[in-house]
RNA sequence: AAACGUCCUGCGAGAGAGCACUGGCGCCACCAGGCUGGCCAGUCGCCGAAGGUGCAAGCAGCGCUGGCAAGCCACUGCCCCGCUGUGACACUCUCAGGCAGAAGGAUCGCAGCACGCAG
Numbered sequence: 001a002a003a004c005g006u007c008c009u010g011c012g013a014g015a016g017a018g019c020a021c022u023g024g025c026g027c028c029a030c031c032a033g034g035c036u037g038g039c040c041a042g043u044c045g046c047c048g049a050a051g052g053u054g055c056a057a058g059c060a061g062c063g064c065u066g067g068c069a070a071g072c073c074a075c076u077g078c079c080c081c082g083c084u085g086u087g088a089c090a091c092u093c094u095c096a097g098g099c100a101g102a103a104g105g106a107u108c109g110c111a112g113c114a115c116g117c118a119g
Stems, first nucleotide, its partner, number of pairs: 004116003008112006018044001020043006026035003045099003051095001052093001054091001058086006066079004
């Protein structure tokens, strides 16, 4: 002192699913009615890429009918079996969130800062 890694910030890209229905408030409106793009509540349907949930093999520990090693027994070791813990995803669940636009958005690219690397 770098590549690289991580957090944060900025810029760019960024999918999916009802502009659902009902009621109320508010607004427009002579009535009728309208407000798909105002708010609240309820009902059903749906999406998965904020966040969150779950776990395969493996690893570790414990137990142990049985099998193998050991001339035999015991001990011990290994295997089978069972339990516990750990354990990934863009998979899973759909809690949360979302289903016109806006906002959000995993992830990717570029840039900057800080930290680690680092003595």
Predicted 3D model of a 119-nucleotide RNA (Glycine riboswitch aptamer) from an uncultured Chloroflexota bacterium. The model forms 90% of the base pairs in the Rfam consensus.